[in-house]
RNA sequence: CCUAUCGAAAGGCAAGACAGUUGAAAGACUGCUCACGCAAAGCUUCGGGUCUAAGGGUUAAAGAAACCUAUGACAGCCGGGCUGCCAUC
Numbered sequence: 001c002c003u004a005u006c007g008a009a010a011g012g013c014a015a016g017a018c019a020g021u022u023g024a025a026a027g028a029c030u031g032c033u034c035a036c037g038c039a040a041a042g043c044u045u046c047g048g049g050u051c052u053a054a055g056g057g058u059u060a061a062a063g064a065a066a067c068c069u070a071u072g073a074c075a076g077c078c079g080g081g082c083u084g085c086c087a088u089c
Stems, first nucleotide, its partner, number of pairs: 012038002016034002018031005036076001042082003046079003049074003055069005
């Protein structure tokens, strides 16, 4: 000096609750107080999975209703890919 691992410190992220904005919804964003948790809880829908069903479709004489469907979401569901901070003993 490099790699791996263990523990610690500093710093980082922030589930959920509340308020607002947005959206058909799922969800997203912002604020505030707190902190469920996270060593990739940084980025990426490539594979699987999950949520929603506006639009479209099916049933129906029609309406209502039910069901199917992602082109909408979830990276804090799992895997893959890309990148990466501190670091005493």